[in-house]
Context: one part of a larger RNA
C1' cells in the first nucleotide's frame, strides 16, 4: 500500500406537526377478570386521561370573574364550537442517544526481585610508594623547651590492578544491546564497593534534592471498578433518480471557530398582494458651492487702537520707527464634527398603464452567523497593501463553456440529453491554430511596439496644424571684396592702443559699409574673427505656439518576445467590408418538472421551466427476513467467471462454463437494510 469481511440517526418513554383509519358533543380504556377454535382472538372492566368554561394567590362566583368603595376604567376570558383514541412519518424531550477518541477525577486494592534510603548480619579490596603522632638512644638544659639518628606505621594520603563509576572521541542508531562495545578517563582504606534477610506505599514513601527514584510506567506508580466520565474540538458517517435552493448580516451572550431571536431558503395551508414606468404631493442637508451669513482658520493691500524698542526729561509730556500689531475697509481662498444655500440618485404616499406569481401571514424542517475579489462613494494607514472597518452594485462561493498563453472572482455568457446542422458574442483572421497575407489613407524606425510598468525634466528625430518676419527692387546658406579716418577717445595704469577696470553728448569725419567694438589674441602692440556693406548666385529662409509618433531619462536578483517572423507590418491611427468564433441563440428528435384546459383514469395540447455546495421536498432500486397466493430445481438451486440484451439510474433479464442442492416470483410487512475514506478494526498480499 492494496484485497477480502466488519464499521456510525438506534431503541423506549413523554411532548408536538402533518397524514391515514374509527368514532364525534364526545373520545378512551389501564391494571385486572372471564370465554375460547390458543390466535398478537372475543367480552367483562368508565377507576382514569383529553375536550365541551372561564377568572382569581384563594375561599368562590361563572358567560363572566379579578381588581376595586364602584353600575368606572383596566386585565384574562365568551361571543366566532371538533375533539379524541390509535398508526405512520418529521422533530424536540428523557435516557451513552449518529460512531470512534482524550488529558483527567474518584474507590477498593497490587508492587521497594528495578531503583532511593535504612535497619540487621556476613563478605571484598594484587602490589608500590609516603612516612604523622607517639616510644627509644645521644646531644642540649638547673630543670623543661629544643636538636640529630633510630624505631613506629598515622592518612576521607600517593601511583596502580581487581572492584565501582561513566570524562572524552568513534562506532552503533529497522542495534549484538528499548542506553551497548571500542578508547580514553575518576574513584580504588572509604561519607567505599558488595551478598543474604527485612523495613519504609501513591498526594504517601525515599531523596549529599536531579522534581530524582518507587519492576524499560512518575509535576503524583500499576490493576480493577464507577464508566458508554465529559469533549461548545478534529475525523469519518456507506444505493439512484427528480424539483428548488441558501448564508458567511443585525441584536445578546464570562460572549468572540459556540449558543438564543431576527434576517436569508424549503415544504405544506390561506389571503391577495408585490414589481416597473409616468404623473402629483412629501420629508431631508449630501455632492457641489458659499462664507460682509453664523463658528472657527486664514493670503496681500490700506487704516494704526494698543504694546515693544530708541531718544529726550526731576517727572509728566512729547519725538521717532523697514518691529509685533485689535478694529473697519478693499482683495483672495479653506472646513467630518461650519452653513446664507444646494442639487442628482434613493425613500413615503395617491392616481393611471403594465407585468402576472415575482408578495404577505401561520405552521413543520432546516442550514449558515470564519467569507472573498472587483466596481464605485467614504473611514484608518503612506490617497502603501492581495492591509483594514463600513456603504451600493456583482461575481467567486455553490458556476461548467468561450476569451485574457497559463489564472476562484477580469471581458463575453447560465452547462436537461443528442446531432459529421445553421446564426453570433467577448475575442479574433501569416504559420503553430478555426478564419483577410483584407479595402482605402496616415504615422512609426525606436524592434518603439504587437504582448505585462513609469514621471519630472531634456533634445534642430519626424509629421501636421495656426500665427508670424524677411524675399526676384535678389532674401537664407557659401564663395570673392572691404571693414576705414579723427584715434593709442578720457581715466586708470609699471603697461591699458576695439577687447583687465571705471567713465560717457559711446562724438563726428570719409563712405556701398564699417561698434570709440562680437569673440579669439598680445607684457602692450601687431594679427585673426564678427556685426555691417559691395559683387557673385537664384527661390524660397527664418521666429513662436499646438498637436500625433517615436527618443534619454529606464537599475534586481537562474537565460529567455509563447514561438517562427514583420519595415509597401503580420505595428500604430481612422474609416469599412467579409469571415471565424462558446455548452449563448436557431434546428432535429428524446427525457422530465410546473400551471391550464379537456379527461373516470390513463393520457392529450398549449405555455413556461430543468447549473449547483449546506439544506427543504418528492419518486425509486437493491439486500436479509415473515405472511399469504402461485412458482423453479440432479433433464443442474444458490455462488463463481464470461457474454448478449435492456431501464435515464439505482438496476434487471436471458445465456455459455463451472459449481452440486436447494431457490425466486406477485401482494404486503419487519429491519443487525447499501462504504473509498474515520493516522478505523481484524486477516491476507
Nucleotide at each position: 500500500g492494496c484485497c477480502u469481511a466488519c464499521g456510525a440517526g438506534u431503541u423506549a418513554c413523554c411532548g408536538u406537526u402533518a397524514c391515514u383509519a374509527g368514532c364525534a358533543u364526545g373520545g378512551u380504556u389501564a391494571a385486572u377478570c372471564g370465554a375460547u377454535u390458543c390466535a398478537g382472538u372475543c367480552g367483562a372492566g368508565g377507576a382514569u386521561c383529553c375536550g365541551a368554561a372561564g377568572c382569581g394567590a384563594a375561599a368562590g362566583c361563572g358567560a363572566g370573574u379579578c381588581u376595586g368603595a364602584a353600575u368606572a376604567g383596566g386585565g384574562c376570558g365568551a361571543a366566532u364550537a371538533a375533539g379524541u383514541u390509535a398508526g405512520u412519518a418529521g422533530u424536540g424531550g428523557u435516557a451513552g442517544a449518529c460512531g470512534c477518541g482524550a488529558a483527567a477525577c474518584c474507590g477498593a486494592g497490587u508492587g521497594a526481585u528495578c531503583u532511593a534510603c535504612c535497619c540487621a548480619u556476613g563478605a571484598g579490596c594484587a602490589g608500590g610508594u609516603u612516612g604523622a603522632a607517639g616510644c627509644u638512644u645521644u646531644g642540649u638544659u638547673a630543670a623543661c623547651c629544643c636538636a640529630a639518628a633510630g624505631u613506629g606505621g598515622a592518612g576521607g594520603a600517593c601511583c596502580g590492578a581487581a572492584c565501582c563509576c561513566g570524562u572524552u572521541g568513534a562506532c552503533g542508531u529497522u542495534g549484538a544491546a528499548a542506553a551497548g562495545u571500542c578508547u580514553u578517563g575518576g574513584g580504588a582504606u572509604g561519607a567505599c564497593u558488595u551478598g543474604u534477610g527485612g523495613g519504609u506505599a501513591g498526594g504517601g514513601g525515599u531523596g549529599a534534592a536531579a522534581g530524582g527514584c518507587c519492576a524499560a510506567u512518575c509535576a503524583a506508580a500499576c490493576u480493577c471498578g464507577g464508566a458508554a466520565a465529559u469533549a461548545g474540538c478534529u475525523c469519518g458517517u456507506a444505493c439512484u433518480c427528480c424539483c428548488c435552493g441558501a448564508a458567511a448580516u443585525g441584536c445578546a451572550u464570562u460572549u468572540a471557530g459556540g449558543u438564543g431571536c431576527a434576517g436569508c431558503g424549503u415544504u405544506g395551508u390561506a389571503a391577495a398582494a408585490g414589481u416597473u414606468a409616468u404623473a402629483u404631493a412629501g420629508a431631508g442637508g449630501u455632492a457641489g458651492a458659499g462664507c460682509u451669513a453664523c463658528u472657527g482658520a486664514u493670503u496681500g493691500g490700506a487704516u494704526g487702537c494698543g504694546g515693544g524698542g530708541g531718544c529726550u526729561u526731576c517727572a509728566c509730556c512729547g519725538c521717532c520707527u523697514a518691529c509685533c500689531a485689535a478694529u473697519u475697509c478693499c482683495u483672495g481662498a479653506c472646513a467630518a464634527a461650519c452653513u446664507c444655500c444646494g442639487a442628482a440618485u434613493g425613500c413615503u404616499a395617491u392616481a393611471u398603464a403594465a407585468u402576472g406569481a415575482u408578495u404577505u401571514a401561520c405552521a413543520g424542517c432546516a442550514g449558515u452567523g470564519a467569507g472573498g475579489g472587483c466596481a464605485u462613494g467614504g473611514g484608518u494607514g503612506c490617497u502603501a497593501a492581495g492591509g483594514u472597518c463600513c456603504a451600493u452594485g456583482u461575481c467567486c462561493g455553490a458556476g461548467a463553456g468561450g476569451g485574457a498563453a497559463a489564472g476562484a472572482a477580469c471581458c463575453c455568457g447560465g452547462a436537461c440529453c443528442a446531432u459529421c446542422a445553421g446564426c453570433u458574442a467577448a475575442g479574433g483572421u501569416c504559420c503553430c491554430c478555426a478564419a483577410g497575407u483584407g479595402u482605402a489613407u496616415a504615422c512609426u524606425a525606436a524592434g518603439u511596439u504587437g504582448a505585462a510598468u513609469a514621471a519630472a525634466c531634456g533634445a534642430g528625430g519626424u509629421u501636421u496644424g495656426a500665427c508670424u518676419g524677411c524675399c526676384c527692387a535678389g532674401a537664407c546658406a557659401g564663395c570673392u571684396a572691404g571693414g576705414a579716418u579723427g584715434u593709442u577717445g578720457g581715466c586708470u595704469u609699471g603697461g591699458a592702443a576695439g577687447c583687465a577696470g571705471c567713465c560717457a553728448u559711446u562724438c563726428a569725419u570719409u563712405u556701398a559699409a564699417a561698434g570709440a567694438g562680437u569673440g579669439c589674441g598680445u607684457a602692450a602692440c601687431a594679427g585673426c574673427u564678427c556685426a555691417c556693406u559691395a559683387g557673385u548666385c537664384g527661390a524660397g529662409c527664418g521666429g513662436u505656439c499646438a498637436a500625433g509618433c517615436a527618443u534619454g531619462g529606464a537599475u534586481a536578483a537562474u537565460a529567455a518576445u509563447c514561438g517562427g517572423g514583420c519595415a509597401u507590418a503580420a505595428g500604430u491611427a481612422u474609416a469599412c467590408c467579409a469571415c471565424c468564433g462558446a455548452a449563448g441563440c436557431u434546428a432535429u428528435g428524446g427525457c422530465u418538472u410546473c400551471a391550464u384546459a379537456c379527461g373516470u383514469a390513463a393520457g392529450u395540447a398549449u405555455g413556461a421551466g430543468g447549473g449547483g455546495u449546506a439544506g427543504g421536498g418528492g419518486a425509486g432500486c437493491a439486500u436479509u427476513c415473515u405472511a399469504u397466493g402461485g412458482g423453479c430445481g440432479u433433464u443442474g438451486a444458490a455462488g463463481g467467471u464470461g457474454a448478449a440484451c435492456u431501464g435515464c439510474g439505482a438496476g434487471g433479464u436471458u445465456u455459455g462454463c463451472u459449481g452440486g442442492a436447494g431457490c425466486g416470483u406477485a401482494u404486503a410487512g419487519a429491519a443487525a437494510a447499501g462504504a473509498a475514506a474515520a493516522u478505523g478494526u481484524a486477516g491476507g498480499c
The prediction has a mean pLDDT of 83. Large-subunit ribosomal RNA, domain II from Flavobacteria bacterium MS024-2A, 685 nucleotides, folded computationally. NCBI's taxonomy places the organism under Bacteria, Pseudomonadati, Bacteroidota, Flavobacteriia.